Bacterial RNase P class A from a Methylophilaceae bacterium, 306 nucleotides, folded computationally. The source organism's lineage runs through Bacteria, Pseudomonadota, Betaproteobacteria, Nitrosomonadales and Methylophilaceae. The coordinates come from a structure-prediction model, not an experiment, and the mean pLDDT is 76. The sequence is in RNAcentral, with records from ENA. It is recorded under the gene name rnpB.
C1' cells in the first nucleotide's frame, strides 16, 4: 500500500427569532404574566425471552401444557453473555453450528439392491435352521441408524398485568338512618292496633363523569482504584439526567463543520449536493431486525521500498 477479520464510538456544532411540555421563583392569587432551567434512542421499534411491581383465597401437591439440555462461570434472572472442548467452513485473522438417553416402549430407513428391520430367501453344507458366505448399500443376515419423528429422563414456568393497583370525588337517579307535618290518603278483603308506601329537612354509605397518585433515585450514570483469561463484581468520589396523555420535545435564518467538481505550487476561493433508519408513555437485563454517513483500536493476508 490494497483487501480483509473483530470489538467498540458518533449520529452534526454555535448564534438568533418564533412557538410546545415539565419545573422554580415573582407578580396575580380562579385563569394567567414575566423571567430562569431542563426537555427522546441506539435502536424509544417489533413485544421474541427474563426480571423488578402491582392486584388475584400467598399460590404448597398432582395432572394436562410449555420452554431448556456439551463442561465450567457471570447474573435479580434468562432461551441472554463469558470461558473451554468438540464438528464444519477461511491461506488467515476469524466465522458457523450440533449437543441427556438408541438395553424402556414405538415408528421411519430415499436410491441401489432378490431381500431394508423382521425374519425370511439364494448357494454351499449338517445327523439337525447345524455352520459358512451372499453383488448393491450409510446400514445386510445383528448387541445398526435416526429422538431436527413420538418418547423416556433432568430442571425450570400459578395467573392476569400500569387499561396493574390505590385515593378523592359532583350533578342527576336510585338506597340507608334520624327527626318534623298532618295524625292526611292509599294499600293490608270489613273494624281496631300495628306495619308499609307517599310529603319535607338533615346525614351517611356505594358507584359514575372527572382529578389526583403509582411516575420516575434506579439491579442508575461518569471517573479513578482493586479483583478476574473474560462475562462480571468490590469500594472511594462526584452527578441528577423526559415524565407527556386527542399525547410536548418543533419550524426558520446565519455562519461552521462533512461529500463531489472546478482554479491553484500551497494557502484558499468558487459551484453543486447530502443528512439515514426513526418517535419516549411503569422501569429495568438481553436478543432481533431497520440505519445516510464516519471515526477509533487491536489482528490478519497479500504487494512494493529501505
Nucleotide at each position: 500500500g490494497a483487501a480483509g477479520c473483530u470489538g467498540g464510538c458518533c449520529a452534526g456544532g454555535c448564534a438568533g427569532u418564533c412557538g410546545c411540555u415539565g419545573u422554580c421563583u415573582g407578580c396575580u392569587u380562579u385563569u394567567g404574566c414575566a423571567g430562569g432551567c431542563a426537555g427522546a434512542g441506539g435502536a424509544a421499534a417489533g413485544u421474541c425471552c427474563g426480571g423488578g411491581c402491582u392486584c388475584c383465597g400467598c399460590a404448597g401437591a398432582g395432572c394436562a401444557g410449555g420452554a431448556u439440555g456439551a463442561c465450567g462461570g457471570c447474573u435479580a434472572a434468562c432461551g441472554g453473555c463469558c470461558g473451554u472442548a468438540c464438528g464444519c467452513c477461511g491461506u488467515g485473522a476469524g466465522g458457523c453450528g450440533a449437543g441427556g438417553a438408541a438395553u424402556a416402549g414405538g415408528g421411519c430407513c430415499a436410491c441401489a439392491g432378490a431381500g431394508a428391520c423382521g425374519a425370511g430367501c439364494g448357494u454351499a453344507u449338517u445327523a439337525a435352521g447345524u455352520u459358512a458366505c451372499g453383488g448393491u448399500g450409510a446400514a445386510a443376515c445383528g448387541c445398526g441408524g435416526u429422538a431436527a419423528c413420538c418418547u423416556c429422563c433432568a430442571u425450570c414456568c400459578g395467573g392476569a398485568g400500569c387499561a396493574a393497583g390505590g385515593c378523592c370525588a359532583a350533578a342527576u337517579a336510585g338506597g340507608g338512618u334520624a327527626g318534623c307535618a298532618a295524625u292526611a290518603g292509599c294499600g293490608u278483603g270489613g273494624c281496631u292496633c300495628g306495619c308499609g308506601c307517599u310529603g319535607c329537612u338533615a346525614c351517611c354509605g356505594g358507584g359514575u363523569a372527572g382529578g389526583c397518585u403509582g411516575c420516575u433515585c434506579g439491579a442508575g450514570c461518569a471517573u479513578g482504584c482493586a479483583g478476574g483469561c473474560a462475562a462480571c463484581u468490590g469500594c472511594a468520589u462526584g452527578c441528577c439526567u423526559a415524565g407527556a396523555u386527542g399525547a410536548a420535545u418543533g419550524a426558520c435564518u446565519g455562519c461552521c463543520g462533512c461529500c463531489c467538481g472546478c482554479a491553484g505550487c500551497c494557502a484558499u476561493g468558487u459551484g453543486g449536493g447530502a443528512g439515514a433508519c426513526a418517535g419516549a408513555a411503569c422501569c429495568c437485563g438481553g436478543c432481533u431486525u431497520a440505519u445516510c454517513g464516519g471515526c477509533c483500536a487491536g489482528c490478519u493476508u497479500c504487494c512494493u521500498u529501505u